[in-house]
RNA sequence: GGGCCUGUAGCUCAUUUGGUAGAGCAUCUGCAUGGCAUGCAGGGGGUAAGGAGUUCAACUCUCCUCAGGUCCA
Repeated sequence: GGGCCUGUAGCUCAUUUGGUAGAGCAUCUGCAUGGCAUGCAGGGGGUAAGGAGUUCAACUCUCCUCAGGUCCA
C1' cells in the first nucleotide's frame, strides 16, 4: 500500500429479504430476611463508530472517514 471481516445499553451479544431497537449480566427502587447472600416484582439506560447519499421510511442499501482484527505485498 491492497483485499476481507467487525463496530448496536456499563459488559457479552441478538435484531435476514428496509417499516416506530431487544435479551442476559450489571445498575436503581420495592417486597421477603435481624443483616448479608439469594429470590420475586418493577424502573432507568443506546436515535446503532462519525459523516454524506438513495428512499415516504435506513442498524439494514451505496460512498467517504475513523478504530480494531486478519490475509497478501
The prediction has a mean pLDDT of 82. The RNA shown here (transfer RNA) has 73 nucleotides and comes from Candidatus Multiplicimicrobium inquinatum. The source organism's lineage runs through Bacteria, Pseudomonadati, Candidatus Omnitrophota and Candidatus Multiplicimicrobium.